Description:
Model confidence (mean pLDDT): 85 of 100. Predicted 3D model of a 1548-nucleotide RNA (small-subunit ribosomal RNA) from an uncultured prokaryote. It matches the Rfam family "Bacterial small subunit ribosomal RNA". Gene Ontology terms of the family: ribosome and structural constituent of ribosome.
[in-house]
RNA sequence: AGUUUGAUCCUGGCUCAGAACGAACGCUGGCGGCGUGCCUAACACAUGCAAGUCGAGCGAGAAAGGUCCCUUCGGGGGCUGAGUACAGCGGCGGACGGGUGAGUAACGCGUGGGUAACCUGCCCUCGAGUCGGGAAUAACUCCGGGAAACCGGGGCUAAUACCGGAUGAUGAUCGAGACCUUGCGGGGUUUCGGUCCAAAGCUGGCCUAUCCAUGGAAGCUGGCGCUUGAGGAGGGGCCCGCGGCCUAUUAGCUUGUUGGUGGGGUAAAGGCCUACCAAGGCAUCGAUGGGUAGCCGGCCUGAGAGGGUUGCCGGCCACACUGGGACUGAGACACGGCCCAGACUCCUACGGGAGGCAGCAGUGGGGAAUUUUGCGCAAUGGGGGAAACCCUGACGCAGCGACGCCGCGUGGAGGAUGAAGGCCUUCGGGUCGUAAACUCCUGUCAGGUGGGAAGAAAUGGUAGCGGUUAAUACCCGCUAUCUUUGACUGUACCAUCAGAGGAAGCCCCGGCUAACUCCGUGCCAGCAGCCGCGGUAAGACGGAGGGGGCAAGCGUUGCUCGGAAUUACUGGGCGUAAAGGGCUAGUAGGCGGCUUGACAAGUCCGGUGUGAAAUCCCCCGGCUCAACCGGGGAACUGCAUCGGAAACUGUUCAGCUAGAGUCCGGGAGAGGUGAGCGGAAUUCCCAGUGUAGCGGUGAAAUGCGUAGAUAUUGGGAGGAACACCAGCGGCGAAGGCGGCUCACUGGACCGGUACUGACGCUCAGAAGCGAAAGCUAGGGGAGCAAAAGGGAUUAGAUACCCCAGUAGUCCUAGCUGUAAACGAUCGGCACUUGGUGCAGGUGGUAUCGACCCCGCCUGUGCCGUAGCUAACGCGUUAAGUGCCGCGCCUGGGGAGUACGGUCGCAAGGCUGAAACUCAAAGGAAUUGACGGGGGCCCGCACAAGCGGUGGAGCAUGUGGUUUAAUUCGAUGCAACGCGAAGAACCUUACCCGGGCUUGAACUGCAGUCGACUACCAUGGAAACAUGGGUUCCCUAUGGGCGGUGUAGAGGUGCUGCAUGGCUGUCGUCAGCUCGUGUCGUGAGAUGUUGGGUUAAGUCCCGCAACGAGCGCAACCCUUGUCCCUAGUUGCCAGCGGAUAAUGCCGGGAACUCUAGGGAGACUGCCCAGGAUAACUGGGAGGAAGGUUGGGAUGACGUCAAGUCCUCAUGGCCUUUAUGUCCGGGGCUACACACGUGCUACAAUGGCCGGUACAAAGGGUUGCUAAGCCGCGAGGUGGAGCCAAUCCCAAAAAGCCGGCCCCAGUUCGGAUUGGAGUCUGCAACUCGACUCCAUGAAGUCGGAAUCGCUAGUAAUCGCGGAUCAGCACGCCGCGGUGAAUACGUUCCCGGGCCUUGUACACACCGCCCGUCACAUCACGAAAGCUGGCUGUACUAGAAGUCGUCGAGCCAACCGGCAAGGGAGGCAAGUGCCGACGGUAUGGUUGAUGAUUGGGGUGAAGUCGUAACAAGGUAGCUGUAGGAGAACCUGUGGCUGGAUCACCUCCUUU
Repeated sequence: AGUUUGAUCCUGGCUCAGAACGAACGCUGGCGGCGUGCCUAACACAUGCAAGUCGAGCGAGAAAGGUCCCUUCGGGGGCUGAGUACAGCGGCGGACGGGUGAGUAACGCGUGGGUAACCUGCCCUCGAGUCGGGAAUAACUCCGGGAAACCGGGGCUAAUACCGGAUGAUGAUCGAGACCUUGCGGGGUUUCGGUCCAAAGCUGGCCUAUCCAUGGAAGCUGGCGCUUGAGGAGGGGCCCGCGGCCUAUUAGCUUGUUGGUGGGGUAAAGGCCUACCAAGGCAUCGAUGGGUAGCCGGCCUGAGAGGGUUGCCGGCCACACUGGGACUGAGACACGGCCCAGACUCCUACGGGAGGCAGCAGUGGGGAAUUUUGCGCAAUGGGGGAAACCCUGACGCAGCGACGCCGCGUGGAGGAUGAAGGCCUUCGGGUCGUAAACUCCUGUCAGGUGGGAAGAAAUGGUAGCGGUUAAUACCCGCUAUCUUUGACUGUACCAUCAGAGGAAGCCCCGGCUAACUCCGUGCCAGCAGCCGCGGUAAGACGGAGGGGGCAAGCGUUGCUCGGAAUUACUGGGCGUAAAGGGCUAGUAGGCGGCUUGACAAGUCCGGUGUGAAAUCCCCCGGCUCAACCGGGGAACUGCAUCGGAAACUGUUCAGCUAGAGUCCGGGAGAGGUGAGCGGAAUUCCCAGUGUAGCGGUGAAAUGCGUAGAUAUUGGGAGGAACACCAGCGGCGAAGGCGGCUCACUGGACCGGUACUGACGCUCAGAAGCGAAAGCUAGGGGAGCAAAAGGGAUUAGAUACCCCAGUAGUCCUAGCUGUAAACGAUCGGCACUUGGUGCAGGUGGUAUCGACCCCGCCUGUGCCGUAGCUAACGCGUUAAGUGCCGCGCCUGGGGAGUACGGUCGCAAGGCUGAAACUCAAAGGAAUUGACGGGGGCCCGCACAAGCGGUGGAGCAUGUGGUUUAAUUCGAUGCAACGCGAAGAACCUUACCCGGGCUUGAACUGCAGUCGACUACCAUGGAAACAUGGGUUCCCUAUGGGCGGUGUAGAGGUGCUGCAUGGCUGUCGUCAGCUCGUGUCGUGAGAUGUUGGGUUAAGUCCCGCAACGAGCGCAACCCUUGUCCCUAGUUGCCAGCGGAUAAUGCCGGGAACUCUAGGGAGACUGCCCAGGAUAACUGGGAGGAAGGUUGGGAUGACGUCAAGUCCUCAUGGCCUUUAUGUCCGGGGCUACACACGUGCUACAAUGGCCGGUACAAAGGGUUGCUAAGCCGCGAGGUGGAGCCAAUCCCAAAAAGCCGGCCCCAGUUCGGAUUGGAGUCUGCAACUCGACUCCAUGAAGUCGGAAUCGCUAGUAAUCGCGGAUCAGCACGCCGCGGUGAAUACGUUCCCGGGCCUUGUACACACCGCCCGUCACAUCACGAAAGCUGGCUGUACUAGAAGUCGUCGAGCCAACCGGCAAGGGAGGCAAGUGCCGACGGUAUGGUUGAUGAUUGGGGUGAAGUCGUAACAAGGUAGCUGUAGGAGAACCUGUGGCUGGAUCACCUCCUUU
């Protein structure tokens, strides 16, 4: 930073960006330097090499070859090879170096100490010595055994091998003494005396005196050795303090165990071992057990603190096939030594032998994965040697691997017709892109050619000098000089040659996160670190273009730290998010008041030692730079020690009283335990009165009752609980406690201030208490009541309701030990503004007195300041500010489950995981929506009315069905007389058939023709085809028309879920918002809520709001009154004329009317109500009164509402067809169902006759008059009229008169037959109308349902649009003209406020459990099978030690000898003892028929438990029951809505 939400804040997990790696994998790969490379099988190993050396310790001692001599030519001998090789005795070294990390939780490691408890070869320094003898034995030789390995026996021989002897101390030891030191034990130095112990030689040189005598020996001199001491250096052994893993689902462990004494053993302290004695030792500060692990310097990460890690390099440890053991040695219990046992491999003649790469290479195997069977001792280092030198897979180099780090290159500059090409495009262009081409340069790396280091110092020779010495020898050292030595390597480096020539990829581009378009695909294929993409326009898949990042690499995976304050020491939390233990007292532990002194453990300061090197950091330097390397410094935050300080903590002496406690005096209380007593009520029993019901519910039924219930009266029995008082009153630690009295008893409070003198606080473990349910035993049992039963309800009803009812509820004794055991808030102390109730006590004041009033203490409530809090809220009773102690938390689910342990009689409790799975789960608050929540209000919403629909017939639309087609769309309200204001053809989109293909209509271009068409003929149903026929304008470039080609047309084809536009609907509902300010962390709130009022968010008032916008209203049209103007086609009062009559005429301009303009109505006036306001009620005037009536006008938005078939339009599809033309058919079908209508069912009617009064419209392809004909539709006729003139045109109901007389009718008109009229090319499918005839259903309509509040409903007719014709539909017009509204409880819809919410796709929401299916991990399980391990017994290899030692034995003793002694060896034996065996446990895995729950899985089944009062409030501990969610009982909680009441508080 991303991710929970509609949005917000918080909590909280998951995920990402960083760094790192002994890595691996994918794609790619030019060069060099420096590093680095089996993390797995401590699996098994072929082959070679990795430890030898010394002839100046010793004895022996070849061969080939060369050469010479002899020869019987077979050969032999001498010299040389050579005192060489090999082997042996002896010495030193094989304990170093190199490898590995199995084991080890340990003094193994780190750090600091101790050793007065020790050792130390080679090396250094110092002292002393090195005399004189002896006896063997390998090699060798002979014999023998064996396949071999090898072994046995006889014989010879040497030594720096071995053994006595001498000398001998400063050495060891014993005894005595002195001094010093030490906490003790003890140690050191020193004096005297006793006893004991050594040795080996080799080699160079010299001849000075002695001897042989070129020279040598003794001797002298040097070197290397040897012996014995002392000291040193370096190395090691042992001991101690401190430090560093997990697990308590491991709590007790231990018999050599703990200590002592004696003894043994070791280099050395020590139970290290042994005998005896004692009974100890360790452990919650975690013993014992289990798991894991080599430790450290360092390395990685991190701001640090920390976390992780231990590969390379360095230190320590451990191991060397596995287990055991010792020998030798200065050093080992010994990687390339020995013995035994085991497994494995190999050889074998089957008798027996051999072997140990965790050395360097290398092989197999395992694995995701890790190199050459290289070169050299040139350097550094090591072993041996006097040295030369030899050995050295240590090491130095090279090889392989992009495994890592570092460096370099793949070119540089110029170059715009912005080339070609790719991609995109709005078709203009943009982009790749100065990129390329092209021009001019450069020359790193690689390549060719040539040159060419450093790493080399030595050793050795010669000369000189110095030391040593008798010495110019020798030897040692130094200097000079000469010579020799390089694996790497002809390498680094340098020069030169040529030419841009040989050298770029990988990942990514939805957000996080830097980088965008096109195409393909269509919840497919796929992607994905998290959120999430993909269901036809995907920046998320695949490809492409473009872009971003890094670069010889780039990505992925794995692992670590970081981010993560997400284990919080630095640096977190616990009212509601996860988290306070149910409560109490109290042990260990932790913490602790005031004062003085002492001490100096903590603390602080300073010094000293140490903290290896390397690493990190700084400086300087070396490779051209860097990586890398060298030198110096700093640092290593630690430990130890010495000295100092004394504030604080601690320890200690003494004191104090403010904490705590004791004492005295009081009053309050459902505090506890036991006993006794009381009244009311229920039930039951008895008796009386009394009669048919009672009871119960929403309504009922089961039940009770004529065998007398219920009701009522009296009496009695019994159990349980204690009305009123009663109160957010009291008491108690919590659970909890309620009639009265008594007894016993705990605590708190107030007042007094005498006493003690810190005696305190908290508290792991352990202990006690602990509602309800439940359990055991015994009682008791009235009422109530799980279970079980019955009745209802219901789709079902294992429930809610009813009847009845058992455990239980009660008591005693015991168990259980849990609850929403809650203030969801641990205990203690202190501090920090206030107000106001209640309870207890007390002081003051007041009073006669009780109150009141003012204080103090304690308790218990409410509201609130600061502060805190995510918010809600808390707020002296803190959730504020601090200190102390305890408990607890670390994502959700799995799960408080499993296993284990423990407690319980059981139920079950306590403790308490993991696999697996999810990207969340949560808290508080916000806005909505919703509620079978609440309040207020409105609407023909209900009610009150009037008339309908639903029943009939018909019309029309729809569904369905049918059909070749019955074209398509519209589908709850808001589709259904809707699109369609008019389907016979056309329309027409559908079907069948026949035609056309640049097309029926349109545009451009190219080129072409003189046609095409009209007309005629033929065919045909027509379209059309064929044939005939004919030929345009002009400014003469051309235009028009036709035809060809091309671009392209066309499509009522798809997508209304890609869209525009238009429309419906909520709804003409009163709402929807904004700016600024204010409040809130924020989403948001305020305004817009509130009090009134209105049709209205209409207005008034109030108010942290003030204003504003879209809506409302008004402005507009129309209607109602009047006035003005105007006066034809309209009008006609008065005047005149005419007529049978008529505004017919003259005329008039009054009236009506027409159509322009104006007036008028505004709660303006009065009264009343109201806050004096808004406004409301009433009244006056007025044609009209509170919006006059009607219309137009439709806010922000909702429904992915409707429409691609009005139109427009993206995308897709089609192109001799989904286009287009034509004929015919269909859209008109018909068992049915629904909607909307018409006409009726009749007398408020029908029929006949007469007669009256409209408005608004329409009319030239039109309306059509009069007249005539027809019963009529109509025909004829043609006047008039482009219309206030003429026509349609009669209005109808009405009124007057007559008939009908309640009937399927003189109602009703369907249907059918016949005859016609009109329109039209054409009425068959399929028009309307007329006449005659026919006369169906229908007698007022079930459930249900619609409209309407006034000129309305109802009823009556008239007109118009469409239209050739066709109207019961639609749009208008007028005529006649009602009833009712108490009212807002209910239904529906809506508005505002409020409340709850687990909803936000918003209740058509969400969501629970069983069952079924698939899959995954886990538990149980008869068992079965491994690992580790305890105990007991058995067995006992090698070997040490002990014992024995009859067999064997050179050195010493003694002996003439034989033999003996001392001493030793073999063999035997004892203790211990590895691998084993037997038995029985513990623990931990694997597996297991079956079984149990759990998780997960777009569309399975059953129900509806929860969320709203979720429709029975929910949750909860417990108990019972039930397909399931669950239900019921009992007690508890509010984390329950709503109404009412009470109390308290706040404001006024």